Transfer RNA from a Patescibacteria group bacterium, 81 nucleotides, folded computationally. Lineage of the source: Bacteria > Bacteria candidate phyla.
[in-house]
RNA sequence: GCUCGAGUGGCGGAAUGGUAUACGCGGACGACUCAAAAUCGUCUCUCGCAAGGGGUGGAGGUUCGAGUCCUCUCUCGAGCA
Numbered sequence: 001g002c003u004c005g006a007g008u009g010g011c012g013g014a015a016u017g018g019u020a021u022a023c024g025c026g027g028a029c030g031a032c033u034c035a036a037a038a039u040c041g042u043c044u045c046u047c048g049c050a051a052g053g054g055g056u057g058g059a060g061g062u063u064c065g066a067g068u069c070c071u072c073u074c075u076c077g078a079g080c081a
Base pairs, nucleotide, nucleotide: 001080002079003078004077005076006075007074010025011024012023018064026044027043028042029041030040031039045054046053047052057073058072059071060070061069
């Protein structure tokens, strides 16, 4: 240099162009217990008092609608030269 693959909440990791973050881990609070462990319940991206807004590495584009398709780009990995 060329060709592929990957990048999504604190972490792992799903999602057929149609509610972004299912499910698990971790965390917070509560129940149970004399107390704890285990178990169970609720909550757990971000800004906001709320209503609501923003958010899938970054920037554009296509589309009524994009994590998903197209272009450029950054980072990491693999292959080829």